[in-house]
Large-subunit ribosomal RNA, domain IV from an activated sludge metagenome, 356 nucleotides, folded computationally.
Context: one part of a larger RNA
RNA sequence: ACCACGUUAAGGAACUCGGCAAACUAGCCCCGUAACUUCGGGAAAAGGGGUGCUCUCUGCGGUAGGCUUGAUAACCUCAUGCCUGCUGCGGGGAGCCGCAGUGAAGAGGCCCAGGCGACUGUUUAGCAAAAACACAGCACUCUGCCAAGUCGCAAGACGACGUAUAGGGUGUGACACGUGACCAAUGCCGAAAGGUCAAGCGGAAGGGUCAGCCGCAAGGCGAAGCUCGGAUGUGAAGCCCCGGUGAAUGUCGGCCGUAACUAUAACGGUCCUAAGGUAGCGAAAUUCCUUGUCGGGCAAGUUCCGACCUGCACGAAUCGUGUAACGAUCUGGGCGCUGUCUCAACGUGGAUCUCG
Repeated sequence: ACCACGUUAAGGAACUCGGCAAACUAGCCCCGUAACUUCGGGAAAAGGGGUGCUCUCUGCGGUAGGCUUGAUAACCUCAUGCCUGCUGCGGGGAGCCGCAGUGAAGAGGCCCAGGCGACUGUUUAGCAAAAACACAGCACUCUGCCAAGUCGCAAGACGACGUAUAGGGUGUGACACGUGACCAAUGCCGAAAGGUCAAGCGGAAGGGUCAGCCGCAAGGCGAAGCUCGGAUGUGAAGCCCCGGUGAAUGUCGGCCGUAACUAUAACGGUCCUAAGGUAGCGAAAUUCCUUGUCGGGCAAGUUCCGACCUGCACGAAUCGUGUAACGAUCUGGGCGCUGUCUCAACGUGGAUCUCG
């Protein structure tokens, strides 16, 4: 020097990515307790005081014995009061000791502001516990019962010994206030017309073969049968076409000009579109330029908080904006506290090293 601990002058976060680690706090009783709030909470908020032992006085209970009084004719018994003990829970006073009395051990540090997620829960057994998943609640959609859906080749089973206040699927995720425009594309739903259209049905023309016929011959014609062939016609869904539908997948513009300082543009013009982003929020878990600008906090602040809006590239159930409570969550600040540090020292135990 290493590991696990203990103590430390003065200072007290100057350490560091960051108070990581450590320290402070701690039980019980009493006093006291803010904003905010869904009126339940917040809250053990915060912040204070007390706490041991001895003696004494006293209150409320429990219990044993004795005595007294009352009820009764009497005993027992019951009730009332007193005395003597034991015992549980307190209150007052006086005194005693120590640095220290929840004397050891075990036993919240606290506050302010913000992001996210409402909450308790769940998760990567063995690097992630979270803002991820779930969740009550909300919405859409399917399903009329031999239900839809799921498993199985089937029988069969689950759903369910349930029946639309039920069951399945999908999205969102307490609560409050809201949830805008677009149906052109894609999806889904509807639709007795029209277009297209398979197998199948149907079987026309035509071909092959051949009795036979014609012909001097070469050759030609050719019924029935068999066979090849397959037209018009008929023919469902789907697709096309038409309509609807957004808490379906999704999408939600550009350029130019204009007001009596300037600047800006309520206003106008024009092009395109299915329609051009409404409310709310906004340098944000989203902002590139960017450490934007202003304000706050600091002596000094790329973080933080409050604003502004020039939103590279927020935005309304892939929900928008708020929100009490909650969180081993993330971020910023403060009080307390400390060997984190200035800056290190000493001690205890271990491990190590040398010799045996």